Small-subunit ribosomal RNA from an uncultured Pseudomonadota bacterium, 1553 nucleotides, folded computationally.

RNA sequence: AGAGUUUGAUCCUGGCUCAGAACGAACGCUGGCGGCGUGCCUAACACAUGCAAGUCGAGCGAGAAAGUUCCUUCGGGAGCGAGUAAAGCGGCGCACGGGUGAGUAACACGUAGGUAACCUGCCCCCAAGUCUGGAACAACUGGAGGAAACUCCAGCUAAUGCCGGAUGAGACCACGAUCCCCUCGGGGGUUGUGGCCAAAGAUGGCCUCUGCUUGCAAGCUAUCGCUCGGGGAUGGGCCUGCGGGUCAUUAGCUAGUUGGUGAGGUAACGGCUCACCAAGGCAGUGAUGACUAGCUGGUCUGAGAGGAUGACCAGCCACACUGGGACUGAGACACGGCCCAGACUCCUACGGGAGGCAGCAGUGGGGAAUAUUGCGCAAUGGGCGAAAGCCUGACGCAGCGACGCCGCGUGGGUGAUGAAGGCCUUCGGGUCGUAAAGCCCUGUCGCAGGGGAAGAAUAAGCGGUGGGAUAAUACCCCACCGCCCUGACGGUACCCUGCAAGAAAGCACCGGCUAACUCCGUGCCAGCAGCCGCGGUAAUACGGAGGGUGCAAGCGUUGUUCGGAAUUACUGGGCGUAAAGCGCGUGUAGGCGGCCGAUUAAGUCUGGUGUGAAAGCCCGGGGCUCACCCCCGGAAGUGCGCUGGAAACUGGUCGGCUAGAGUAUGGGAGAGGAAAGUGGAAUUCCCGGUGUAGCGGUGAAAUGCGUAGAUAUCGGGAGGAACACCAGCGGCGAAGGCGGCUUUCUGGACCAAUACUGACGCUGAGACGCGAAAGCGUGGGGAGCAAACAGGAUUAGAUACCCUGGUAGUCCACGCCGUAAACGAUGAGUACUGGGUGUCGCGGGUAGUUGACCCCUGCGGUGCCGUAGCUAACGCGUUAAGUACUCCGCCUGGGGAUUACGGUCGCAAGAUUAAAACUCAAAGGAAUUGACGGGGGCCCGCACAAGCGGUGGAGCAUGUGGUUUAAUUCGACGCAACGCGAAGAACCUUACCUGGGCUAGACAACGGUGGACAUCCCCAGAGAUGGGGCUUUCCCUUCGGGGACUGCCGGUUCAGGUGCUGCAUGGCUGUCGUCAGCUCGUGUCGUGAGAUGUUGGGUUAAGUCCCGCAACGAGCGCAACCCCCGCCCUCUGUUGCCAACGGGUCAUGCCGGGCACUCUGAGGGAACUGCCCGUGACAAACGGGAGGAAGGUGGGGAUGACGUCAAGUCCUCAUGGCCUUUAUGCCCAGGGCAACACACGUGCUACAAUGGUAGGUACAAAAGGUCGCAAACUUGCGAGAGUGAGCUAAUCCUCUAAAACCUAUCUCAGUUCGGAUUGAAGUCUGCAAUUCGGCUUCAUGAAGCUGGAAUCGCUAGUAAUCGCGAAUCAGCAGGUCGCGGUGAAUACGUUCCCGGGCCUUGUACACACCGCCCGUCACACCACGAAAGUUGACUGUACCCGAAGUCAUUGAGCUAACCCUUUCGAUUUAUCAAAAGGGAUGCAGAUGCCCAAGGUAUGGUUGAUGAUUGGGGUGAAGUCGUAACAAGGUAGCCGUAUCGGAAGGUGCGGCUG
Repeated sequence: AGAGUUUGAUCCUGGCUCAGAACGAACGCUGGCGGCGUGCCUAACACAUGCAAGUCGAGCGAGAAAGUUCCUUCGGGAGCGAGUAAAGCGGCGCACGGGUGAGUAACACGUAGGUAACCUGCCCCCAAGUCUGGAACAACUGGAGGAAACUCCAGCUAAUGCCGGAUGAGACCACGAUCCCCUCGGGGGUUGUGGCCAAAGAUGGCCUCUGCUUGCAAGCUAUCGCUCGGGGAUGGGCCUGCGGGUCAUUAGCUAGUUGGUGAGGUAACGGCUCACCAAGGCAGUGAUGACUAGCUGGUCUGAGAGGAUGACCAGCCACACUGGGACUGAGACACGGCCCAGACUCCUACGGGAGGCAGCAGUGGGGAAUAUUGCGCAAUGGGCGAAAGCCUGACGCAGCGACGCCGCGUGGGUGAUGAAGGCCUUCGGGUCGUAAAGCCCUGUCGCAGGGGAAGAAUAAGCGGUGGGAUAAUACCCCACCGCCCUGACGGUACCCUGCAAGAAAGCACCGGCUAACUCCGUGCCAGCAGCCGCGGUAAUACGGAGGGUGCAAGCGUUGUUCGGAAUUACUGGGCGUAAAGCGCGUGUAGGCGGCCGAUUAAGUCUGGUGUGAAAGCCCGGGGCUCACCCCCGGAAGUGCGCUGGAAACUGGUCGGCUAGAGUAUGGGAGAGGAAAGUGGAAUUCCCGGUGUAGCGGUGAAAUGCGUAGAUAUCGGGAGGAACACCAGCGGCGAAGGCGGCUUUCUGGACCAAUACUGACGCUGAGACGCGAAAGCGUGGGGAGCAAACAGGAUUAGAUACCCUGGUAGUCCACGCCGUAAACGAUGAGUACUGGGUGUCGCGGGUAGUUGACCCCUGCGGUGCCGUAGCUAACGCGUUAAGUACUCCGCCUGGGGAUUACGGUCGCAAGAUUAAAACUCAAAGGAAUUGACGGGGGCCCGCACAAGCGGUGGAGCAUGUGGUUUAAUUCGACGCAACGCGAAGAACCUUACCUGGGCUAGACAACGGUGGACAUCCCCAGAGAUGGGGCUUUCCCUUCGGGGACUGCCGGUUCAGGUGCUGCAUGGCUGUCGUCAGCUCGUGUCGUGAGAUGUUGGGUUAAGUCCCGCAACGAGCGCAACCCCCGCCCUCUGUUGCCAACGGGUCAUGCCGGGCACUCUGAGGGAACUGCCCGUGACAAACGGGAGGAAGGUGGGGAUGACGUCAAGUCCUCAUGGCCUUUAUGCCCAGGGCAACACACGUGCUACAAUGGUAGGUACAAAAGGUCGCAAACUUGCGAGAGUGAGCUAAUCCUCUAAAACCUAUCUCAGUUCGGAUUGAAGUCUGCAAUUCGGCUUCAUGAAGCUGGAAUCGCUAGUAAUCGCGAAUCAGCAGGUCGCGGUGAAUACGUUCCCGGGCCUUGUACACACCGCCCGUCACACCACGAAAGUUGACUGUACCCGAAGUCAUUGAGCUAACCCUUUCGAUUUAUCAAAAGGGAUGCAGAUGCCCAAGGUAUGGUUGAUGAUUGGGGUGAAGUCGUAACAAGGUAGCCGUAUCGGAAGGUGCGGCUG
């Protein structure tokens, strides 16, 4: 740091996915050790049991027992235990520590401040004091009640408990004085007067003073307390600025509400509460409401900015079963306190009671999931205490869990016959692999034995030294030194010794991304999958194995977060066509804003300072063997506050300016708007005239109109709507939009020249207004047009396109609607940045004469082309999509969704705002190459046309389908299967069927053994086969033997298969197509796919050639080179030939002879647009001509580019894989491939007179022949037979060619046409013609009289027609392949059909139009909406009731301390005690306000569910149509209305995509 995935390929847009890191995790497989961390994320669910907060006897009173010792009258007593335990009064603590995150969107938290509006126990410092009295209540004793919990009554008593009095520096309050400060509210200091307010002692020591006098007490002293003040420290309360969630489909909220005055209350400000007064307060900078959530330091991620998160540790907050409440206290509205209400659990004697693990363990439950009912207070910390000490589930440790991080180990060296074995194999080998074994070592860890820490030091005590205090060398306090004591962990860490490689490796992955490949199994199955995607018989993708890769005591998977994602873009994105500019304007808030000067200092910049807790992160250093971890120090903490400074920029204030903006004056342009009036043309209708049979309409028709007189035509009239020409990428308007003419009213822009105002500006959320067409309401109007509708056509259908009609509507007035492809698919404004060329409006200028006009030029508008630049490309380009700034709107994958629900608007139609579930791995833009088009252009081809002859009808032959069959073997299926494989099925062939047989096999290799093999004969059998017999000694030899052939036997590697797969293949072939194309190198262009070249202008049969050209060349194709035919020459001269010579015959090159000619077959020549004329571009070339046997490729053949069709062939051959092995192999006999209601292809023969029949006459080429061709002769009507000359072939034979020609006959008929079919008789081949051959003769004499729709071949020696030959072959040809004979017609032309080539265009196709694709319907599944309702949760309002409790009032009842009075008593006559009464105070009780829970009524929000219903999504092959993509066959699309099974159709207006 990127990668995969949309396409045939490309670039872009855009989503999805992956690689990284992390975790309080869980799950799967596996698991050796240690250290450090960490461990209920769910049910703030319920909890058994134990423990988690006590302590102080140096505050106080009281005070056991067990045990033991002693005494004893044996009942007991005393001492110790012990002033102990337990309990009580009292003090302090219990508000800390520990847990949890339910609630809370809040001053809860964070940060920075304020408190002049406050409190603060214990602690520290300072000042002063600690005097004197009194009354109670627990414990205890007695009694009573209760099941219990516990309670009640009476009595006794102490205190550091409670109360009275004194003192009062000082505090507080009131009134003054004065100084200082101040935020002007007030605060602080000093001071005067008055009022008011304190206290508690305990312990140790001592005898200086006093008393008794041993010593003790008063006292003194020390320490610890106590009281009142002042200060500090610490901790808290309250207030404020700023900061940090979602939803606007929550837009209005609020009555103690906002403020004031007064009062109350609080530690304290405050509507905190109350009374009265005012009517405010909050809100688009998001109030209110709903949902979610503890906040932070930090943590994770990230380059950062950010994003996510808030376990552990630390700070703050909140909570403690749920709700409410207060009490005590310095502090609580109190986790292990109280009261009440509620739910739940437990006890109960049914009357009542008890309880609160979100403390530590633990249990149940929930859950994917989270530990021990452990040890210890040794350390650290806390409470109490003077202290010892006690308490402490805080804490320190241990246990459990790979939950995480870090570290260590599972060994090291050597070892090649590269062992065995596994796997693979091309069978050679490769690999696991130095890996193992073996040998030599080491000892982490483990086990055993031994040693053995640090963590511990203070306090207390003892000893000592010094100091303080004191009367004091007591005591006490402080500091230091020494001694003594204390360890849960734990005999742990660590160290030493011994033993012994001994006990210790797995998990995931291996198609791409992504490191790592083979075999087997499976066969769209089973399965995999993060994305793309694998699996349908050769799977590196499934499962297993071998091997490999990665990590490692772990490895994978799942989940979650960040990253990658610049995919919410502050850093750092976009909006013409990909998602995205509001339809347009006016304008509010807001945002932004010209030039100069001054000032200010809010923003901004800079210095200083405070804070930003600790921990963490980072850096440096140190301690555990290292590391994790821990310790110390530093840095950082981008923030906020305070303060000093700067003044450029922004802001504020003041003053000025004119370039922005505006106003005034003068002009001209314009379908700008509104209203009124008016004109002509045309359509239709009405009246009348003329006039007669049609009109109208269409692709063609019909419906329709017309003899009741239409159409046509003339005249007159009515009425409505729209305004031809002008008219123009002309004008105007913000947009929608605006078009005859005139008038009135009215908006805006532009130009010119000056003057004035002086930033008055730009944009614009909400808001308001305008807004095509359609549509709606009311009332008019209605000519034409025309949704709907009707009819006629078309059609498979035609709810359409076409036609005839036709209603809403279209028009007007008024009012709604508010949408369009409302588009430049491009928001508004300003500035800047080369040009060229039109046009509209206004103006200026030079010259020619005033004008018109031309030219130059300024401003404003509107087009085109283009520079730079931009863009994915297309394209844009001063009218920007360039370069910048300002403001607004909008986008964030496709579908769902122009949707649902909710809100707003509307009469309605509907508009606007606007989701989610679910689903997909894409959807898309631009461009490229193809392919395609019922797109275009150019051009070819027997493609059409023009012709000739056929096929399709008949009979037969042949092939195919189908059917049949035991089998009718198999393959070939549009062209390009079908007289095809098959150039020849009676047996064989033969692969099929039936039956009979064989199993190393019919064939190949090896071993053993015998023998020549073969032939021939006999028996059984259908034969294969089985049995027997006769006969017979191969080749070479170095004589040892070897080889070939063959019979039998044997065994295992094997043979065999026309069994499967042509979609695993080779080879061969067909086809487009003998079409003219297909490519490459270099260069250039393009981001790229790609383009260019190869396009263009000509030309050609041709990418043939020429010219041009960012191309220049080249290759495979074309052409030529090859073969045959056509002319000539040379050579050759038999078997061919015969001109001349000779001979011969009835005749014949028959003979001599010759090689001239024909010919044979070898070579050469010849034709090249070479020559001439014309056309053409001076070209290529074309047209014509000459010459020539042949002329523009002379005719024909061979030759088939890159590729296409998974075309054909596994049954020619070869071959991978699979299958078979007494059979799917092999042998044999018979049958079948030959079947036959039918259908199709290809042919033959015909239907006749251009013919048939009979007779006669003539002329080929090519090919074949010894297992052969066969003459002649004989014979048969004939097929043929007999015999057999000749010929291994220019010699002989096949071999008479036929049509043609001549003559005769037939005379238009199912015939003298036609020959099928059938009968009879023969013949040939062959082992054998029954199934199932050919031919012959005689007889028979069917269909058929030229063939529907449709369709085939052929352009010249061709079609047509005629015969001949050959291959195959024993025989069998109407087929096939060849050969020659006779020998035409027609082509105007390229509109159309088919195929093809090139260019261009459109495309939603790329398996490429046999493509793609839309909607209804039917079925299945899924999520969602609506729905009579049903049922929960939360919440508002009103009312009722109202526990506990605070407060207020009351308090007749009760009431120790204090006060008063009276009585009595006591005594040092002023006090004390008692009693009674009263007061004060306090309490119970009562009443009232407030209020939790509860109840009633009525709303709101939200969830679940609901018969039925609605659309949506997905699904393999369903049904109906064909809407869209090509002009998609009616161009498409947008809005609207209407109609229709459905896509959709139609009307109106709009757009070009």
About this RNA: The RNAcentral record of the sequence draws on SILVA. Rfam family: Bacterial small subunit ribosomal RNA. Rfam links the family to the GO terms ribosome and structural constituent of ribosome.